The prediction has a mean pLDDT of 81. The RNA shown here (transfer RNA) has 74 nucleotides and comes from Thiohalomonas denitrificans. Lineage of the source: Bacteria > Pseudomonadati > Gammaproteobacteria > Thiohalomonadales > Thiohalomonas. Rfam family: tRNA. Its family is annotated with triplet codon-amino acid adaptor activity in the Gene Ontology.
RNA sequence: GUCCCGGUAGCUCAGUAGGAUAGAGCAUUCGCCUCCUAAGCGAAGGGUCGCAGGUUCGAAUCCUGCUCGGGACG
Numbered sequence: 001g002u003c004c005c006g007g008u009a010g011c012u013c014a015g016u017a018g019g020a021u022a023g024a025g026c027a028u029u030c031g032c033c034u035c036c037u038a039a040g041c042g043a044a045g046g047g048u049c050g051c052a053g054g055u056u057c058g059a060a061u062c063c064u065g066c067u068c069g070g071g072a073c074g
Base pairs, nucleotide, nucleotide: 001073002072003071004070005069006068007067010026011025012024013023019057028044029043030042031041032040050066051065052064053063054062
């Protein structure tokens, strides 16, 4: 340098033939339970979906550029 894969919550990830308020598990906080703790049960908070443009009535999802991580080739 060229090509491929990936970047979504604190962590691990799902969601991509465009459409309903963007989700799960773990973690955190609160409550219930318990003599207390743990476990269990319930709830809450937490996201500019890597960044910037474009297409569209509408983009996490499609297109372009950039950026970060991993890989292949030279």